RNA sequence: CGAGCAGGUCGGGCGGUCGCGGGCGCAGGAGCGUCCGAGGAAAGUCCGGGCUCCACAGGGCGGGAUGCUGGGUAACGCCCAGUGGGGGCGACCCCAAGGACAGUGCCACAGAAAACCACCGCCCCUUCGGGGGUAAGGGUGAAAAGGUGCGGUAAGAGCGCACCAGCGGUCGGGCGACCGGCCGGCUGGGUAAACCCCAUCCGGAGCAAGACCGAAUAGGAGGGAGAUGAGGUGGCCCGCCGAUCCCUCGGGUUAGGUCGCUAGAAGCGCCAGGCAACUGGAGCUCCAGAUAGAUGACCGCCCACGACAGGACCCGGCUUACAGACCUGGUCGGUCU
RNA sequence: UCCUCGAUAGCUCAACGGUAGAGCGGCCGGCUGUUAACCGGCAGGUUGCAGGUUCGAAUCCUGCUCGAGGAG
Numbered sequence: 001c002g003a004g005c006a007g008g009u010c011g012g013g014c015g016g017u018c019g020c021g022g023g024c025g026c027a028g029g030a031g032c033g034u035c036c037g038a039g040g041a042a043a044g045u046c047c048g049g050g051c052u053c054c055a056c057a058g059g060g061c062g063g064g065a066u067g068c069u070g071g072g073u074a075a076c077g078c079c080c081a082g083u084g085g086g087g088g089c090g091a092c093c094c095c096a097a098g099g100a101c102a103g104u105g106c107c108a109c110a111g112a113a114a115a116c117c118a119c120c121g122c123c124c125c126u127u128c129g130g131g132g133g134u135a136a137g138g139g140u141g142a143a144a145a146g147g148u149g150c151g152g153u154a155a156g157a158g159c160g161c162a163c164c165a166g167c168g169g170u171c172g173g174g175c176g177a178c179c180g181g182c183c184g185g186c187u188g189g190g191u192a193a194a195c196c197c198c199a200u201c202c203g204g205a206g207c208a209a210g211a212c213c214g215a216a217u218a219g220g221a222g223g224g225a226g227a228u229g230a231g232g233u234g235g236c237c238c239g240c241c242g243a244u245c246c247c248u249c250g251g252g253u254u255a256g257g258u259c260g261c262u263a264g265a266a267g268c269g270c271c272a273g274g275c276a277a278c279u280g281g282a283g284c285u286c287c288a289g290a291u292a293g294a295u296g297a298c299c300g301c302c303c304a305c306g307a308c309a310g311g312a313c314c315c316g317g318c319u320u321a322c323a324g325a326c327c328u329g330g331u332c333g334g335u336c337u
Numbered sequence: 338u339c340c341u342c343g344a345u346a347g348c349u350c351a352a353c354g355g356u357a358g359a360g361c362g363g364c365c366g367g368c369u370g371u372u373a374a375c376c377g378g379c380a381g382g383u384u385g386c387a388g389g390u391u392c393g394a395a396u397c398c399u400g401c402u403c404g405a406g407g408a409g
Base pairs, nucleotide, nucleotide: 001333002332003331005329006328007327008326009325010324012302013301014300015299016298017297018296020037021036022035023034024033025032026031039308043319044318046317047316048315049314050313051206052205053204054203058238059237060236061235063202064201065200066199067198068082069081070080071079072078083097084095085094086093087092098197099196103195104194105191106190107189119138120137121134122133123132124131125130146164147163148162149161150160151159165187167184168183169182170181171180172179173178210259211258212257213256220249221248222247223246224245225244231241232240266285267284268283270281271280272279273278303306338408339407340406341405342404343403344402347361348360349359350358355392363379364378365377366376367375385401386400387399388398389397
């Protein structure tokens, strides 16, 4: 210098004028003053939790989710550290990675056979019709009954041996996944992102949850169900609470206000523990709360033009979108000294 | 705020995990004096996109994009 990898930060800046939403203060009021005012994803709504109501959410069936090990966390399908497998020269990246001797199913075409198989071939016997042995070699296929080599044999074969893969036992290391050594026998196709089995977890609904106040009207008429249980209650049953509930017609309200509502698993830097995720301690800070829904416009200067996009109960993640700029630490290659 | 479906040829739809088809439409030819109808033939597809599982994916799984419908 070029290429590539991992992690992180910012995502126009400064000043002035006007405007918009909210808090506080002043004012009889119009209003005035002061402070604050979108994001790393506010998004998708894909997970998890808080909160609220229904039993302080209880039992069973069914259903769903997750799936190597250990840890973190309020919890998670998230994160960290490792194990095994795969990719890359490397920095590094990726993996839904429990179980196929519990059972069932599927494996098109080809092929003899798709799981207990023999077509061609090889060998032995033969009364020449055939019978027996074999799984080396050929052929089909994505996949063919451990692989390679040597011995052995009538021909062959884990039949024997060496190495390798797998399985079982044992010893050692590790909390564990697992790794390493030794021994044994020869080994049993794949598919569970097919049904299923095993382990763990999951009650339902969602701030239009839910609570209070106010306005209006006549608390109307008809029908039905109900303490032999309406309804809460949703997939079903039990259990629990226990008196109203449903339909039709006619009418009123024109859709109000307050709380929930933003101080929180909060942010910032420091110290301590831990490889890390994270946790603990003391200190400082207050950082949107609208309800038709507030962030904009203009001017001046500069970089030289600013991407994706905007709250609506809150928080932790994941995923997706994103012009560009900057920082840190590795890797590979080239050149120069 | 929440839930459920769908995407396959120009259009409407099929397709137990095993070569993606049908009807209408289009093009060419035939029949006819001509057109329609009819007959014969042909073309047309990254199965919305990107990954993964599998020998093999329209189909199974995950994440997106777009569309439709529903509840309060």
Predicted 3D model of RNase P RNA and transfer RNA as a complex of 409 nucleotides. It holds a member of the Rfam family "Bacterial RNase P class A". Rfam's curators write: Ribonuclease P (RNase P) is a ubiquitous endoribonuclease, found in archaea, bacteria and eukarya as well as chloroplasts and mitochondria. By type it is a ribozyme.